[in-house]
RNA sequence: GAACGCUGGCGGCGUGCCUAACACAUGCAAGUCUAACGAGAAAGUCUCCUUCGGGAGACGAGUACAGUGGCGAACGGGUGAGUAACGCGUGGGAAUCUACCCGGUAGCGGGGGAUAACCCUCCGAAAGGAGGGCUAAUACCGCAUAAGUCCUACGGGGUAAAGAUGGCCUCUUUACAAUGCUAUCGCUUCCGGAUGAGCCCGCGUCCUAUUAGCUAGUUGGUGAGGUAACGGCUUACCAAGGCAACGAUGGGUAGCCGGUCUGAGAGGAUGAACGGCCACACUGGGACUGAGACACGGCCCAGACUCCUACGGGAGGCAGCAGUGGGGAAUUUUGCGCAAUGGGGGAAACCCUGACGCAGCAACGCCGCGUGAACGAUGAAGGCCUUCGGGUCGUAAAGUUCUGUUCUGGGGGAAGAAACAGUAAAAAGGUAAUACCUUUUUACCUUGACGGUACCCCAGGAGAAAGCUCCGGCCAAUUAUGUGCCAGCAGCCGCGGUAAUACAUAAGGAGCAAGCGUUGUUCGGAAUCAUUGGGCGUAAAGAGUUCGUAGGCGGUACCGAAAGUCAGCUGUGAAAUCACCAGGCUCAACCUGGUAGGGUCAGCUGAAACUUCGGAACUUGAGGGUAGAAGAGGAGAGUGGAACUCCUGGUGGAGCGGUGAAAUGCGUAGAUAUCAGGAGGAACGCCGGAGGCGAAAGCGACUCUCUGGGUUGUCACUGACGCUGAAGCGCGAAAGCCAGGGGAGCGAACGGGAUUAGAUACCCCGGUAGUCCUGGCCGUAAACGAUGGGCACUAGGUAGAGGAGGUUCUGACGCCUUUUCUGCCGUAGCUAACGCAUUAAGUGCCCCGCCUGGGGAGUACGGUCGCAAGACUAAAACUCAAAGGAAUUGACGGGGGCUCGCACAAGCGGUGGAGCAUGUGGCUUAAUUCGAGGCAACGCGAAGAACCUUAUCCUGGGCUUGACAUGCCGGUGGUACAACCCUGAAAGGGGAAGGACCUCUUUACCGAGGAGCCGGCACAGGUGCUGCAUGGCUGUCGUCAGCUCGUGUCGUGAGAUGUUGGGUUAAGUCCCGUAACGAGCGAAACCCUUGUCGUUAGUUGCCAGCGGGUAAUGCCGGGGACUCUAGCGAGACUGCCGGUGUCAAACCGGAGGAAGGUGGGGAUGACGUCAAGUCCUCAUGGCCCUUAUGCCCAGGGCUGCACACGUGCUACAAUGGCCGGUACAGAGGGAAGCAAGACCGUGAGGUGGAGCGAAUCCCUAAAAGCCGGUCCCAGUUCGGAUUGGAGGCUGCAACCCGCCUCCAUGAAGUUGGAAUCGCUAGUAAUCGCGGAUCAGCUAUGCCGCGGUGAAUAUGUUCCCGAGCCUUGUACACACCGCCCGUCAAGCCACGAGAGCUGGGGGUGCCCGAAGUCGCUGAUCCAACCCCUCGGGGAGGAAGGCG
Repeated sequence: GAACGCUGGCGGCGUGCCUAACACAUGCAAGUCUAACGAGAAAGUCUCCUUCGGGAGACGAGUACAGUGGCGAACGGGUGAGUAACGCGUGGGAAUCUACCCGGUAGCGGGGGAUAACCCUCCGAAAGGAGGGCUAAUACCGCAUAAGUCCUACGGGGUAAAGAUGGCCUCUUUACAAUGCUAUCGCUUCCGGAUGAGCCCGCGUCCUAUUAGCUAGUUGGUGAGGUAACGGCUUACCAAGGCAACGAUGGGUAGCCGGUCUGAGAGGAUGAACGGCCACACUGGGACUGAGACACGGCCCAGACUCCUACGGGAGGCAGCAGUGGGGAAUUUUGCGCAAUGGGGGAAACCCUGACGCAGCAACGCCGCGUGAACGAUGAAGGCCUUCGGGUCGUAAAGUUCUGUUCUGGGGGAAGAAACAGUAAAAAGGUAAUACCUUUUUACCUUGACGGUACCCCAGGAGAAAGCUCCGGCCAAUUAUGUGCCAGCAGCCGCGGUAAUACAUAAGGAGCAAGCGUUGUUCGGAAUCAUUGGGCGUAAAGAGUUCGUAGGCGGUACCGAAAGUCAGCUGUGAAAUCACCAGGCUCAACCUGGUAGGGUCAGCUGAAACUUCGGAACUUGAGGGUAGAAGAGGAGAGUGGAACUCCUGGUGGAGCGGUGAAAUGCGUAGAUAUCAGGAGGAACGCCGGAGGCGAAAGCGACUCUCUGGGUUGUCACUGACGCUGAAGCGCGAAAGCCAGGGGAGCGAACGGGAUUAGAUACCCCGGUAGUCCUGGCCGUAAACGAUGGGCACUAGGUAGAGGAGGUUCUGACGCCUUUUCUGCCGUAGCUAACGCAUUAAGUGCCCCGCCUGGGGAGUACGGUCGCAAGACUAAAACUCAAAGGAAUUGACGGGGGCUCGCACAAGCGGUGGAGCAUGUGGCUUAAUUCGAGGCAACGCGAAGAACCUUAUCCUGGGCUUGACAUGCCGGUGGUACAACCCUGAAAGGGGAAGGACCUCUUUACCGAGGAGCCGGCACAGGUGCUGCAUGGCUGUCGUCAGCUCGUGUCGUGAGAUGUUGGGUUAAGUCCCGUAACGAGCGAAACCCUUGUCGUUAGUUGCCAGCGGGUAAUGCCGGGGACUCUAGCGAGACUGCCGGUGUCAAACCGGAGGAAGGUGGGGAUGACGUCAAGUCCUCAUGGCCCUUAUGCCCAGGGCUGCACACGUGCUACAAUGGCCGGUACAGAGGGAAGCAAGACCGUGAGGUGGAGCGAAUCCCUAAAAGCCGGUCCCAGUUCGGAUUGGAGGCUGCAACCCGCCUCCAUGAAGUUGGAAUCGCUAGUAAUCGCGGAUCAGCUAUGCCGCGGUGAAUAUGUUCCCGAGCCUUGUACACACCGCCCGUCAAGCCACGAGAGCUGGGGGUGCCCGAAGUCGCUGAUCCAACCCCUCGGGGAGGAAGGCG
């Protein structure tokens, strides 16, 4: 360096296999020189000859190809496998080499022998090879010479070379020509330079100690060898060294750097592209050649792989440029050109160059441009939303007028080119020379891959060019529909369970834009590894503790040095990049030039404050001497008493022991108890104290011996000797382990008894290890002050322990001062808070240890230690979105304190048992409509289900603008309405005599309109769903005493204070106190009613007195006195007295009073809780139905009955039942009503109807009670269910399914198990009366009314509920909380497993290729030497050995 999804107009500049250093088809990527050398074609053209087959010659051409030789091929290009290294970076160094190039020096004389090519023969499939023959050189080899160079014993010795091309004829030989001369190039020697390279050193350079020891050529020396060169580089011998906690050795990972990204910086991460260095070239090894290689496109060997093969044998290496396969999420053309830049060869022309320059592909990145501009409101159509008014997309579009970047077509058309070379001219140099050559200058000529490209001009035409993501918060942008914990979203928090701004779609909006999103990676934020710049009492974190090695740090004054430090100068810190200043492409990106900057670098010269080092001093740190005092400090030896158990004996005689209660246990074989004696072991009461000592662990009877430390006073000593402390050595509770003792008590394990659902526990009876001693291990604890050590500084107060001094008469008690130790409170300060606070958790310095989210885990593995148990050291996978600290408010507690309530207790009466009534569950059913569900559903909604009610609950029959409302359109006078008829269960359907109304206008008819009706359209309708979408209303805690606010104050904050505290109250009622002061909602009061009185009024109520009248009655006249009625008032306020109390509030007692401390009752219900109840009262969002889930109707059901529960009624009897007589209420109701007297009926009731819209009349009899009688304890003269019969009433209708009456029948039931309810006074209990609903009634229900009329409360331990304060908390959906472990099913991760298999390393031994070096070399050999020419020597080669 990206990739993926959707999308995609143009240009410029860059970039493009990060994975398989995996394998590669094909082409190209390193050649060149005939002016080093010898050979040397062909096609074709021309000429000649020809037997027409062809041949010869010339040109082609000394060309192509090949060879000898030279230079290059070691550069350029690629890759990053290896490498943790002098590899790289930076700065130095000495013992070196360097082809071509540059400067200089001296030369280039004279000879020789070969060998490719070529020819011939032969082998092989091929690649290739063998033998024979010829030949050249700048190939090769002697000789000569030696300025220089090398060696040297200082006498000397060794050591080169090559020519080529052009020109010339002065000299020599001369026919050309050669020699020669000359110029250029080349060659040889040496010196120097430049460039490049090799080597050495200081410093820097990742992780791991769960790698701690490594090393035998290892470290050094001597000799020798080797190299271009130093060196154990190699070898022989000698010595025993060398490295390492400042991390050796081992393991893992990695090319390094300039730079790049990020960051304020310090840092962190990284090392693509460009540049420097290194390493590598299929894998491993090796050398050769060469100036340079151990060589990417060279060689040899081995290996793997691929290909060819005639099977004998051969060939190959893209990590060069393209390209292919493969791998992968992923990375391009088998392009053009040497025109430029650069490189190789050449004298040059020129050739070669996948280096390079260009083009192509890819939105991969950066930069630039465009997709149009102006005007344009009926705010068009359409979409979306809507409160239906409208809003919005939106000047957006259409339309009109323009522009022309890009685009299309046409035309013009650069810069990149400057040279070399060539030609001509001039000058200079060398030379005998005007030739020639070289150099310089001028003129002319030639060369473009890109490319007819950039750029410019003309024409055409808005025509061809916008998407992506997002819209709950972070974060900019919102609605609708669909969906309904589904489908899905999601970076974190989290959305989705029927009203989703979070899913999906649409509209609208926001952001960016040829891109936009996603994923990945790095730094940042993160002070979250903290050098800058963090922490460790309780959040993670102080080692259990001492001593002490290395190390770190270190008192006062002086002298010196100059390592650190500081300053100046010099060198270096490549270029590019970054920064700044300029410049060039229209701008920018990009490019060019200049400048600055950059090191923990090196050298030199200085400074001397601080640190360091050396020297010589000092006394205050530290230590020592001396004189005291205190102490459970340690070790050893001895001694003592109390208690306990056991043993012996005595007394004694039934229990003891133990517990909540028991039992096991012990005891008549004599326990317990008690006395005496004896034995044994362990622990040391009182003193004793938050007192003392010790480093900690720890230490407690007394005596002796030995011994450590601290502390006080004093001094004339030493002279920094100090502090801390990795590693290390010690000490180290309890338990545990080993060996030997000991063993009274206690007591894991174990046994038994209890408890319990169980009880492997708590309780009880026993009891072994152990606890004790000696010796040795272990090495851990909530080893805690959860607080490392040292030094210094920073208010005090108070208490305790040890010492010293002063004061005082020596003294004592006091008081004062000082010092060491141990506590408490508290200022500043610190702290998240709690808290700490001279014994710091404050302020500083020094050193050590430790921490870095929770779980996994202090675990596994490894190592060390241990007899073992185990200890120390110490991870990861995986998993969670938290874990945690301190504090706050609540809630809760089988926590505490205080206090209430018919909460318990004390009482009275019930329920639970019976029968019946009623509601509910369940069951049943065609349907048994629905709701209500602990208290707070269940005689509840329902204050009235035979039809209706009533609900499609069921069955069946019907209607479709509808039973009901509004609007619009059209129609309508025989219309609306409708007697009557048919059908039908009815609704409904069909027919039909009759037959209208209102307003305006008009003479009238007519006309218009309305109502009605018919048809149609909008709509109606729904007791259909959601009470978890809601309003309203209601229940409940609870008539409990609480719930809050403003300001102030305190706290970082949540929050606190107020509201807590002391009293008091029914009460947050009041008082006092008080950093609070006030206020509000509640409580109370105000309101209604009742109780007393007064006053006013006096009918329908009343009647004392007066009068009248009756059989009697306020019946009448009258009266207001009384009762009463109903208006207005009075009265009660702890007001008065006494006591208690804080001089208070208040309480207790008393007086007076009808009433006394809220007189009784009612209404009145704070903030809130229960997603409490109700969509079926009503209202209402959304959803659903629309010939039906709407509407009408008939019949049925809601009343069904094995059963269960709730609430009631009636009873079980004698305080009673029955019969007769008789008395006294209150509150209500009455017109489709209440109904009197009278009559009929046993009765329900009937007939009838006076009176009354009611203080007048009626319902209306009140009942219990009282008086008298009867029954006599019995399933009865109790009880009344059930059933039969006969009636009455209401109603259209009493079958399902009404009530009442009479006669008859006469069930269960003899006071009710566990359990449970109500009630504190006119209450409970008991007795009747009325009313609502209502035709009637299943009412024993509900709401009211009065009559009669009790008992008990010592009290707050307990049950339930509540209030306040406090405490604990891991709860906050708040204890119906939270939460632990196993198991089941599924899933995930990691293991074990018979075994099988791979990789790496060490060591010992064996075999060993190529190759190099040494030795050998009986075989072989042109150059040199000798020679008798046969040969020999020198030297070399093959081969062999090491």